[in-house]
The RNA shown here (FMN riboswitch aptamer (RFN element)) has 150 nucleotides and comes from Rhizomonospora bruguierae. Its mean pLDDT, the model's own confidence on a scale to 100, is 77. The source organism's lineage runs through Bacteria, Actinomycetota, Actinomycetes, Micromonosporaceae and Rhizomonospora.
């Protein structure tokens, strides 16, 4: 290092102001973006080399809201907890929103520049990605602990 058990905590972000009887919902200018992958240029960090330094070469982190996927809400089946309705979980299966040009390079929808688009479900004296709620919930995942094998 790698496989397996078993246990532990971590695991989402965003506003100000105008009009108005009322609006963080309209108008205006703003803000924000889960998780694994991909990701050479780019950027940090070591190491090699050089007289030194640049380039150059090796290894390692970073880097995609709109590129593949996952996950949450929501639909349906199925078992299960209990004889039954309900409820709560478990497992399948639907559904699940959005991006173009340009340039750099061998090689990009990921980088650099330019413009654009996207945001569940319920509430609410006024329509909600930013407010209140389910939710001290639930989860992709990351990661420590202990065992066992190898």
């Nucleotide at each position: 290092a790698c496989g397996c058990g078993c246990u532990g905590g971590c695991g989402g972000g965003a506003u100000c102001g105008g009009u108005g009887a009322a609006a963080u919902u309209c108008c205006g200018a703003a803000c924000c973006g889960g998780c694994g992958g991909u990701g050479a240029u780019c950027u940090c960090c070591g190491g090699g080399g050089c007289a030194a330094a640049c380039g150059c070469c090796c290894g390692g982190g970073g880097c995609a809201g709109c590129c593949c996927g996952c996950g949450a809400c929501c639909c349906g089946g199925u078992c299960a907890u209990a004889g039954c309705c309900a409820a709560u979980g478990g497992c399948c299966g639907g559904u699940g929103g959005a991006u173009c040009c340009g340039g750099u390079g061998a090689g990009a929808u990921u980088c650099c520049g330019g413009a654009g688009c996207c945001g569940a479900c319920g509430g609410u004296c006024a329509c909600a990605g930013u407010c209140c709620g389910g939710a001290u919930g639930g989860g992709a995942g990351a990661c420590a602990g202990c065992g066992c094998g190898c």